This is a predicted complex of two RNAs, RNase P RNA and transfer RNA, with 424 nucleotides together. It holds a member of the Rfam family "Bacterial RNase P class A". It is annotated as a ribozyme. Gene Ontology terms of the family: dimeric ribonuclease P complex, tRNA processing and ribonuclease P activity.
């Protein structure tokens, strides 16, 4: 210098004017609704998708069984998680680094076509022996099929062959040692039994249901309407059975469709210090949108950033662009979208000293 | 705002994880004096992107689109 890899930060700034939501104060007006002025404050890294996990609320402060669902190497973090951190094993990459993860020796099932055979092995071609031949016996090294063919390579051995024997590799079992553990290492024995569990299933752990349009309180409205059902238990507990609860429920037809609470101080964000390899934890200080058809916008000027044109550079002039998007009960994650700019660690190749 | 359901030719629908089939429509041909009907042939699809598997419309994940319910 070029290429790559992992992670992080920002994602326009200032001012003026006109507007909008919220809070507070003051003034005016009033039967009531209200009006005006001033001050403060007002989107994001994803506010998004609603994919996970919780808080909160109601139904037994959520109970039993069955069914169903979820997660899945190990240890830790956390309120919790399918998230995060650190490690283990396998795979990919020259490397930095990235991806994957219970059990196939409990049982069931599937493995199309091709192929002799697709799983209690088997024998099409071949090889060897006997036999004139037909045929019989041995074998699984070689060929062929397939995504996948019953340990691999080499040597010995044999009629030909074969873990039949041996060496190395791989795998299984046992013993010992190390590690909290996943697992690793050494030694010994021998080689008998493919793949799929994002197929059923098994094992371990977790899960009651609904969701702020949850739920609660006022006010208004009304014919307390009609039909059907209901203490011989309606309805609720949104899978079923029990258990619990206990007076209204369903349909049709009407009326009202206003206000308040929930509501924003929360497992919250930022900074500093300390502990921990890290995720994270602890202490102190500072900060804080709340609408209900839904605010956070528009115009102008100056300065940034990127690109283009122009003049011979410094520099000046002109033009264009400046993403994704946007709170609605609140958090922790994941995922997806994102113009452009910046920073850091590491790896590979080349050049120079 | 929250919660559910679903995406296969132009349309309606099939497909135990193993060559995506049928009907209508479209195009061409045959038959006919011509048209229709009929017959034959052809064209056209798994919403998108990844993953699991030897193999995916089907199983898993993320995204896109459409529809429904709830005061």
């Nucleotide at each position: 210098a070029g290429g790559g890899u992992a992670g992080g930060u920002c994602g326009g700034g200032c001012a003026a004017c006109c507007g909008c939501g919220g809070a507070g104060a003051g003034c005016c007006a009033u039967g009531a609704a209200g009006g005006c002025u001033c001050u403060c404050u007002g989107a994001g890294g994803a506010a998004a998708g609603u994919c996970c996990g919780a808080g909160c609320u109601c139904c037994a402060c959520a109970g039993a069984g069955c069914a169903g669902g979820g997660u899945a190497c190990u240890g830790g973090g956390u309120a919790a998680c399918a998230c995060c951190c650190a490690g283990u094993g396998g795979g990919g990459g020259u490397a930095a680094c990235c991806c994957c993860a219970g059990g196939a020796a409990a049982g069931u099932g599937c493995c199309a076509c091709a192929g002799a055979a697709a799983a209690c092995a088997g024998a099409c071609c071949g090889c060897c022996c006997c036999g004139u031949a037909a045929g019989g016996g041995g074998u699984a090294a070689g060929g062929g099929u397939g995504a996948a063919a019953a340990g691999g390579u080499g040597a010995g051995g044999u009629a030909a062959g074969a873990g039949c024997u041996c060496a190395c590799c791989g795998g299984a079992c046992g013993u010992c040692g190390g590690g909290u553990g996943a697992c690793c290492g050494a030694c010994g024995u021998g080689c008998c039994u493919g793949g799929c569990a994002a197929a059923c299933c098994c094992u371990a752990c977790c899960c009651g249901g609904a969701g702020c349009a949850a739920g609660g309180c006022u006010a208004a409205a009304u014919a307390g309407g009609a039909a059907g059902g209901g203490a011989u238990g309606a309805g609720g507990u949104g899978g079923c059975u029990c258990g619990c609860u206990g007076a209204c429920c369903u349909u049709c037809g009407g009326g009202u469709u206003a206000g308040c609470c929930g509501c924003u101080u929360g497992a919250g964000g930022g900074g500093u210090g300390g502990g921990g390899u890290a995720a994270c934890c602890c202490a102190c200080c500072c900060c804080c949108a709340g609408a209900c058809a839904g605010a956070u916008g528009g115009u102008u000027g100056c300065c940034g950033c990127u690109c283009c044109c122009u003049g011979a550079u410094a520099c000046g002039g002109g033009g264009a662009g400046u993403a994704c998007a946007g709170a609605a009960c609140u958090c922790g994650g994941c995922u997806u979208a994102u113009a452009g700019a910046c920073c850091u660690g590491c790896c590979c190749u080349c050049c120079u000293c | 705002u929250g919660c559910c359901g679903g995406g296969u030719c132009a349309u309606c629908u099939a497909a135990u994880g193993g060559u995506a089939g049928g009907a209508u429509a479209g195009u061409g041909g045959a038959c006919u004096c011509u048209g229709a009907a009929u017959c034959c042939a052809c064209u056209c699809a798994u919403c998108u992107u990844g993953g699991u598997u030897c193999g995916a419309a089907u199983c898993c994940a993320a995204g896109c689109c459409c529809g429904g319910c709830a005061g």